The RNA shown here (Bacterial RNase P class A) has 305 nucleotides and comes from a Bacteroidales bacterium. The coordinates come from a structure-prediction model, not an experiment, and the mean pLDDT is 75. The RNAcentral record of the sequence draws on ENA. NCBI's taxonomy places the organism under Bacteria, Pseudomonadati, Bacteroidota, Bacteroidia, Bacteroidales. It matches the Rfam family "Bacterial RNase P class A". It is annotated as a ribozyme. Rfam's curators write: Ribonuclease P (RNase P) is a ubiquitous endoribonuclease, found in archaea, bacteria and eukarya as well as chloroplasts and mitochondria.
């Protein structure tokens, strides 16, 4: 002193002026992502005795959270890098059923070549292809072979020590042996549904359901009756009363905010104001976008003491 690597913070101020929105004034007035609308809430409406079956969503372990496709710290297998550190995957294939492309006899009840046997018939050693071939190797043993036996190693399951809060790791035993892959059934947890143009409240003008009054008329029409008569209802116009709805308004709505609209501009301040990008209901993550300053830990190479 180069190069790499995790994390964290600003994201332009001050003064003048001269506008804009909100507010009685006084005085406030865009972000770190206001964005994308991916996941949670919260808050409204709507539904709803309980309970199922369908859809959907989540899926190692603790802690944190209202909660989440949220954080943080770990675990087990696998990748990348000298390293530091990055980074995919994880209920279940010994719960059922089930795939394994191409290559190769064969992708798993096995058959085929081959080996043995006189023959019925045995055999997973031999076949070199593959991401994966009956757990590796070595002995024994057979007619030829085989974990069929035995050392030794290697994985799996199930108990038990021990270490951890827990994944999980180690270690004794005893069974036990190809591998990978979650569409679907399953297991374990959740989930009514729709969104602030959600949704409440006041309400003109016009029309008008219903109600009364009152004036005109008993002409159509109706019920009482077998028919007249009579009676009652209704048709009309006037005025009062009056319930839904609409225009508007409020409220939901905020230490910027509504109407979709406002949150600028210019000039100074040694030079220079840029990147991304601009609020429409709120909160809590998540992902994307960004020129530029800057702080701290770690590593790898190099010079020097």
């Nucleotide at each position: 002193g180069a190069g790499g690597u995790g994390g964290g913070g600003c994201g332009a101020u001050c003064u003048g002026u001269c506008g804009c929105u909100c507010g009685c004034a006084a005085g406030a007035g865009a972000g770190g992502a206001a964005a994308g609308u991916c996941c949670g809430g919260a808050c409204a409406g709507a539904a709803c005795a309980g309970g199922g079956c369908g859809a959907c969503c989540c899926g190692c372990u603790g802690c944190g959270g209202a909660a989440a496709u949220c954080g943080c710290a770990g675990g087990u297998a696998g990748g990348a890098g000298u390293a530091a550190u990055c980074u995919u995957a994880c209920g279940c294939a010994c719960g059922g059923u089930g795939u394994a492309a191409c290559a190769g006899a064969a992708a798993a009840c096995a058959a085929c070549a081959g080996c043995c046997g006189c023959a019925a018939g045995g055999c997973a050693a031999u076949g070199g292809u593959g991401a994966a071939a009956a757990c590796g190797c070595g002995g024994g043993g057979u007619a030829a072979g085989a974990g069929c036996c035995c050392a030794c190693g290697a994985g799996g399951u199930g108990c038990g020590g021990c270490a951890g809060c827990g994944a999980u790791g180690u270690u004794g035993c005893a069974c036990u042996u190809g591998u990978a892959c979650a569409c679907c059934c399953c297991c374990g947890g959740g989930u009514u549904c729709u969104g602030c143009a959600a949704a409440a409240c006041c309400a003109a003008a016009u029309a008008u359901a219903u109600c009364g009054a009152c004036a005109a008329a008993u002409a159509a029409g109706g019920g009482c009756u077998g028919c007249c008569c009579g009676c009652c209802c209704g048709a009309u116009g006037u005025c009062g009363a009056g319930g839904g709805g609409u225009a508007g308004g409020u409220u939901g709505c905020g230490a910027a905010g509504a109407u979709a609209a406002a949150u600028g501009g210019c000039a100074g301040a040694a030079c220079a104001a840029a990147a991304c990008a601009g609020a429409a209901a709120c909160c809590g993550g998540c992902u994307u976008a960004c020129g530029g300053c800057u702080c701290c830990g770690c590593c790898u190479c190099u010079u020097g003491u």